This is a predicted structure of a 720-nucleotide part of an RNA (large-subunit ribosomal RNA, domain II) from an Acidobacteriota bacterium. Its Rfam family is "Bacterial large subunit ribosomal RNA".
[in-house]
Context: one part of a larger RNA
Parts: sequence; C1' cells; structure tokens
RNA sequence: GCCAACGAGUUAGUGGUGCGUGGCAAGGUUAAGGCGUGAGCCGUAGCCGCAGCGAAAGCGAGUCUGAACAGGGCGUUCAGUCGCGUGCUCUAGACCCGAAGCCGAGUGAUCUAUCCAUGGGCAGGGUGAAUCGAGGGUAAGACCUCGUGGAGGCCCGAACCCACCAAGGUUGAAAACUUGGGGGAUGACCUGUGGAUAGGGGUGAAAGGCCAAGCAAACUCGGCGAUAGCUGGUUCUCCCCGAAAUAGCUUUAGGGCUAGCGUCGCAUGUUCCACCGUGGAGGUAGAGCACUGAUUGGGUUAGGGGGCCAACAAGCUUACCGACCCCAGUCAAACUCCGAAUACCACGGUGCCACAGUGCGGCAGUCAGACCAUGAGGGAUGAGCUUCAUUGGUCGAAAGGGAAACAGCCCAGAUCGCCAGCUAAGGCCCCUAAAUCAGGACUAAGUGGGGAACGAUGUGGAGUCGCCCAAACAGCCAGGAGGUUGGCUUAGAAGCAGCCACCCUUUAAAGAGUGCGUAACAGCUCACUGGUCGAGUGAUUCCGCGCGGAAAAUGUAACGGGGCUCAAGUCCUGUGCCGAAGCUGCGAGAUUCCAUCUUUGCUCGGCCCGUCUCCUUCGGGAGCCGGGUCCAGGCGAUGGGAUCGGUAGGGGAGCGUCGAGUGGCCAGCGAAGCGGCGGCGUAAGCCAGCCGUGGAGGCCACUGGAGUGAGAAUGUUGGC
Repeated sequence: GCCAACGAGUUAGUGGUGCGUGGCAAGGUUAAGGCGUGAGCCGUAGCCGCAGCGAAAGCGAGUCUGAACAGGGCGUUCAGUCGCGUGCUCUAGACCCGAAGCCGAGUGAUCUAUCCAUGGGCAGGGUGAAUCGAGGGUAAGACCUCGUGGAGGCCCGAACCCACCAAGGUUGAAAACUUGGGGGAUGACCUGUGGAUAGGGGUGAAAGGCCAAGCAAACUCGGCGAUAGCUGGUUCUCCCCGAAAUAGCUUUAGGGCUAGCGUCGCAUGUUCCACCGUGGAGGUAGAGCACUGAUUGGGUUAGGGGGCCAACAAGCUUACCGACCCCAGUCAAACUCCGAAUACCACGGUGCCACAGUGCGGCAGUCAGACCAUGAGGGAUGAGCUUCAUUGGUCGAAAGGGAAACAGCCCAGAUCGCCAGCUAAGGCCCCUAAAUCAGGACUAAGUGGGGAACGAUGUGGAGUCGCCCAAACAGCCAGGAGGUUGGCUUAGAAGCAGCCACCCUUUAAAGAGUGCGUAACAGCUCACUGGUCGAGUGAUUCCGCGCGGAAAAUGUAACGGGGCUCAAGUCCUGUGCCGAAGCUGCGAGAUUCCAUCUUUGCUCGGCCCGUCUCCUUCGGGAGCCGGGUCCAGGCGAUGGGAUCGGUAGGGGAGCGUCGAGUGGCCAGCGAAGCGGCGGCGUAAGCCAGCCGUGGAGGCCACUGGAGUGAGAAUGUUGGC
C1' cells in the first nucleotide's frame, strides 16, 4: 500500500417541551405494595387539570399598587390527563477516537550519580627534592663540593581509563560504532564484590546532568470513559424546499446567546410585489458664498511700522504690514441663501395567484466570506490592499456556452431521453462549427498583438488667416548705398562688448542693422529690392489612424498557433450563417394546485330496515351484528396550469441487514451460502428464471424490536 472483518447520536428518568396516534374526559392517572400459574385484578397515598392576584397576611372573578369608586399590571372567554411512537432538550462519559497534564498507592540505584565497607590493578624507561655520610669552610654556624638517598595530583610510554581531530558508517556490523591519530597513565587514578540514598524526592567538581536505550519532575496501576470552546472521522436510497458568513452583547473575537436569513405544522386569506395616480417628509449629487471658516489680485482706508520734523503736543510723507468696507476670482465630510434624479412613507386604482406576505409554534444551520460594478473612508485619487453601504450581481451552494487555459467577468440557471429545430454571449481563412459575404473609408506601424509625460515636414479629413499670373513660395543672377567710425563709454567700440537714441538723404530697395567674423577695421551674410522662372505657396486650429519614447533573466514567448496588408487589422453600414444542458418539438417521470368523475375498501356522525340480548312507566330506550343511503375525508382515474441546479440545514417516502410474534409457503425430486449466466425496477435493490457448487435449513405478508448499512478517522485486527 491493497484486501477482508470490526469501527461512531445509544440507554435511563411515573425529567421537560412539541408533533403524530390511542383511552377516558371536568376530569385523567396510579406509585410502592398486594393477589393471581398467567392474562390480569386490586391499591386513591400522590401528581396534573378544573382560578387567579399579591413578597406576604390575605382576598377571590377578581386581585395588587394606591387616599381613591382613578389609572395601570396580571388575570377572568379558550380541555385536560394518562399511555405508545417520534423531534429536540436537561441530567448522566451522552456521536466516536485523541492530549499535554493533576492526584493517590506502590515498584525501581543489576544502567547511571554520590557515598560506605572489603578486595584487586598500574610493562619499561627518565628526572633526581628532603634526608644522611665524607671533604671543604666558620669562633660556632650558614654555606660549598662529592657521594648517598629515592620525593613528586613530576616526565616519556604499554596494560587500564578517557573521548580532542578526521574519515567512514547514517534502511549501520552497532538505537552512539569502526579505523588512524589524540589525552591521563602513583592518582581528586582505575576497577571487582557487597551495601546506602527514591520521585517535588535522591544524587550532582553544576551540563537541568543522571535516577534501567526518551527526566524542567521516573515507572506501574488506580481516580479515568479526567477535561479538550480544538483537529480528524461519522456507514443505504429517492423526492420537495433551501440558507448564512450580518446586528447587539460577551476575559469576547476561529466559541457562544438573542435577533436576522432556512424549513415544517397550524391560522389568516392578497394583507406581498410591480406599475400608475394623489399626497407627504428630506438636505445627498450639483451649485452657491447669504452664515462658519479657508482664499488670490485690486481699490478705499482705520490701526501699526519706517522717514522728515520735533522740548511736548501736533504735522508732513511712505514701492512697508494691514482689520472693516467695495470690485473681480476661488475652496469646504464635520459651511448652506439654494437644491435635484433616485430611494422612502401613506392612501387609492390596475396587474399578478407565486414555494407571495404576516402571526403563533417545532427543528435548524449560519457569526473566517470572495471577486466584479457603483457610492465612500484609510492608503500614495498603490495593491489580487483594507474598512463600510437598508447599493446590485456572481461564486460560495451552479453544471452548460464564451473569455486559448482561468470559483467571483460575459451569456445562460442542467427532472430524464432524442443521430430534430431556433437563438444568446461570442464568432464565421486553416487548426475549428459557420462569409476568404457585400458596400464605404482609414492604417504601412505586423500598428493590430502591452505602456505615460513629452517629441516629430508620418498620413487622411475638416476649418481659419496670409501672399499669389499687376507673377507669389523655393532656387539662381544682381543690388543691399550716403550723412556716419550716430552719441556715450572705452586702450579700441567703425551696424554687430555695453548704455542712450534709432533720425535724415539718394533710391527699385537697403535696419544707426539678423547672424558669422576682426585687437579694432576689413570680409561673408540677412532683412529689403530688381531680374529670371511660371502656379500655387505659407501660418495656425481641431479630428481619425499611425511613429519615437520602449531594458531581463532555459527558447520565439506582449495574436492560443499557423498565418494575415483594398486584410484574416481598424471605423461605419447591411444581409446571411454557426453557436449552450437557454427556448421549441416529440416521448417519459415526479411534486403541487384546480376541475370533473367513478368504483372499491375503511371510518366519525345522521337517517331507514332486519336479527338477537337487556330494561320498561308498554309509548319506547340502550347495546351488538348485518344491509341500504347521505355528508365529509383518504386512495385512485382523466384533463389542465405551474414547478422539479443545489452545500449547511428542515421536511417526506422508501430499500436492505439481524433476532422475535402471528399467518401462509418452499425444501435430500436438494434449504442457506458461494461461482457463472439471464432479466426486472426511478434509486437503495430485486428474482419471472437457468447452470454449477454446496448439503440442511429457508422464504413471503403483517406486527413489533435493534449491537442495522463503511472508503476515508497518520482508525483497530488479520492476511498478502
């Protein structure tokens, strides 16, 4: 890992509360216990109901508060009770598995830590302390020399002990090793045996180390099924409906409670919703500056500053600051003289009859939301960012088609079947279903097929203003002069460093000079003019499409690809077609509503007839059984309308397994089980049947009861 088996909402309580159903009913019912073979019968204590109000005394269809005969609160009308089944809940382990931990009682020092007692071990080599002797030396010493001697947590180095480095090993030879080096090796040394200290305790040359391969509190058993607002898991089917990720509060924020939103039942019966009409309330968008503030320029002008003057006071002046006021121009979520559209409220009308609305009750789930669009706050008018909206949508819980691929975008909501049709978004050259469709225009950049400020004789269109056959624009030829080197300044300044002025003359025209140039002149050139030439030429604005701006990491890689240029790009117009689980057609099913109908069976009730029993006041009454009929309900049939995506979740109907009871059946002429084949049903499933195996029980209907359904839990056990 696979297979098989096992594996999770149970049980209890004269608990609580709903629903279904049954008995009795202003009543209902027993509990313990007793009797009985049993079925059952007693048992009336108690409980619930029939009356409430008040804290209570208490009063009572009332009562409490209160001075009150007021007002107000709660009551007074409305059937209960006891079983059975079932939903939920409470108390219990309470759907199952899962802690780390806490406490108690014990077991451990054969590992290891320290200690105690008693034993054992340390090749060999080196160094050479004290001491002692001799000699020297001294007054005596000290001291010196030579010997002797053999000290030391001394030296080198085996055994022994350790574990510093490296490599290997890392599903190892080994749950800590091997190999080669390394440290200690007479010592705080190593070691055998016996013994001591025990769990908040020991022991510790101290690392929170060690206390039997895991110690910040050992192990075993018990309390114990501790607790787990946490994670995981929770087993058959079909049908109907179908959420939430919000508000308030919460030692609360991944948990809860109430409300909101779902479902089911009962009640109500259009109250809902949409549109129209009428009538309302409002201060948003916008706008405005009348208020509150902000704010630019100018005018006027208090006040202040500076200057002049001045003993003081005053006066004069000001390219300074500047309130109020005036003119012009602006800004505001917490400004408003104004002020919509929508939305909202009430009433009336019309449409609509749908899983509309509302009330009460049972059961829930939801409280991490996501993106897109709109309106806003935060942020950087960032984020696939964050927070709001009584704004909307989709996903969540939605499949299908489109967007190459792509929960949240666009189209569209899948009951089932069909080798039928029409469309939506989006498409129609090939991949790839459908136009190489028609008409007009643009683009030359593969723009399309990523990107801004900004830049540019790209190109198309629409304007406006100049010049122009009395000849424009461009080119070419020629002129471009004189007063004068204007004045000033300056070393110089002559059109051309700078300052001032910018005239006059001759002219077709020519600036007291546009640029280059010189030390300054000179020189070149321009404006301006004539000629030549012969038709358009300039400036500017707006619009369409393009160009540059434009750099990234494996490989084109910024159209899905091929490929595309009067397009297969872009804009405009038109006609077709393709295209989905949408719509239609044909067939089928389910749910629900309406209408009609019939028969069968059951049953509450009413009526009629008959049989029997009891009572009788003889009129009749009560009960049982059978038949007929009426009403209502249920089941069914036919026709019609609507509906049938679905997570959490609510409701409904079923399938299957194992016991039990009753009835009916099958079986050695072969039960169950198992293998194979065939068939049926909307599903769980089933067998009208057949073959084999097997060898003794099994099936159906109804009723009643569960250890009742497996794929997941790092599930448990076994097998492979």